Overview
Predicted 3D model of an 86-nucleotide RNA (c-di-GMP-I riboswitch aptamer) from a Campylobacteraceae bacterium. The coordinates come from a structure-prediction model, not an experiment, and the mean pLDDT is 83. Its Rfam family is "c-di-GMP-I riboswitch aptamer". Its Rfam clan is "c-di-GMP_I riboswitch clan". The source organism's lineage runs through Bacteria, Pseudomonadati, Epsilonproteobacteria, Campylobacterales and Campylobacteraceae. The sequence was found by an Rfam model in a public genome assembly.

């Protein structure tokens, strides 16, 4: 430096759910809690999904478009990185 994550060690993150706060909402933050993760570190660049508003459509909340957002624990890409084996 490259590949890999079977075994080992040191550690790390923390789903659902519950509580508090914030947000119209998707969700976010903190505490508890562990389903899981080898990039579950980081980045909304591409796609996806979701929310809100507006317009059109439909005529019962459906579809389309635009704008503004959410999600990195949906996928791909970018950047960075611990340990071990080869």
């Nucleotide at each position: 430096u490259a590949u890999u994550g079977a075994a080992a060690a040191a550690g790390c993150u923390a789903a659902a759910c519950c509580c508090a706060u914030c947000g119209u909402g998707a969700g976010a933050u903190g505490g508890g809690g562990a389903c899981a993760g080898a990039a579950a570190g980081u980045u909304a660049c591409a796609g996806g999904u979701c929310u809100u508003u507006u317009a059109c459509u439909c005529a019962u909340u459906u579809g389309u478009a635009a704008a503004a957002g959410a999600u990195g624990g949906c996928u791909g890409g970018g950047c960075u990185a611990c340990c071990a084996a080869u």